[in-house]
RNA sequence: ACGUUAUCAAGAAAGGCGGAGGGAUUAGACCCUAUGAAGCCUUAGCAACCCUUUACUAAAAGAAGGUGCUACGUUCUAUCCCGUCUAUGGCGCGACAGAUAACCU
Numbered sequence: 001a002c003g004u005u006a007u008c009a010a011g012a013a014a015g016g017c018g019g020a021g022g023g024a025u026u027a028g029a030c031c032c033u034a035u036g037a038a039g040c041c042u043u044a045g046c047a048a049c050c051c052u053u054u055a056c057u058a059a060a061a062g063a064a065g066g067u068g069c070u071a072c073g074u075u076c077u078a079u080c081c082c083g084u085c086u087a088u089g090g091c092g093c094g095a096c097a098g099a100u101a102a103c104c105u
Stems, first nucleotide, its partner, number of pairs: 001105001003103006013043005021032003026078004044070003049066002051062004074097001079095002082092004
């Protein structure tokens, strides 16, 4: 890196360095940003995927360790499938895609 499985409507901050972008990508919109973006460092916090303890087929508790995360529903829409309605639009489900974890070659 590919693949498999699970989750993604919740939650959670400050300081220092830095100096103009960022919100995955294509297009559009919208939002954040010199009252300081991305990124790096430190501390703190959130969560509970691995993990620990109980338990024994289906759950509970914990937070030392391995991660991850700490604006806006994965920011929203557009592409495809199905259903529905007050029907060139709206709503819902799913796929694709993305993010995270564990496992595998």